The RNA shown here (Glycine riboswitch aptamer) has 105 nucleotides and comes from Paenibacillus sp. The sequence was found by an Rfam model in a public genome assembly. Its mean pLDDT, the model's own confidence on a scale to 100, is 77. It matches the Rfam family "Glycine riboswitch aptamer". Gene Ontology term of the family: glycine biosynthetic process. Taxonomically the source falls in Paenibacillus (Bacteria, Bacillota, Bacilli, Caryophanales).
RNA sequence: AUGAAGGUACAAGGAGAGAUUACCGGAGCUAAUGAAGCGGUCGGUGACGCCGAAGGAGUAAACCAAUUGGUGAAUCUCUCAGGCAACAGGGACUUGUGCUGGACG
Repeated sequence: AUGAAGGUACAAGGAGAGAUUACCGGAGCUAAUGAAGCGGUCGGUGACGCCGAAGGAGUAAACCAAUUGGUGAAUCUCUCAGGCAACAGGGACUUGUGCUGGACG
């Protein structure tokens, strides 16, 4: 001089699955201004059904031990959590830029 992996900030991209159903409450409409009714409206709580790409959990080969045990990855599996019209939000991961870092030489 060059500046890998990793970390971090910002930006862009980023999937899947019920506009299911029951109840409650509110706005709206109808009404004799009363009860009540309507409703692809808004919110909440459950039931059933589903999704996997926040997080979480499990695990092969292999290694260690020599014991049946321990370590052991994921976009695999589970679905605890989270999510399931659109919008919004979240979103593993990918790319770019800056900072950090200092492998290698």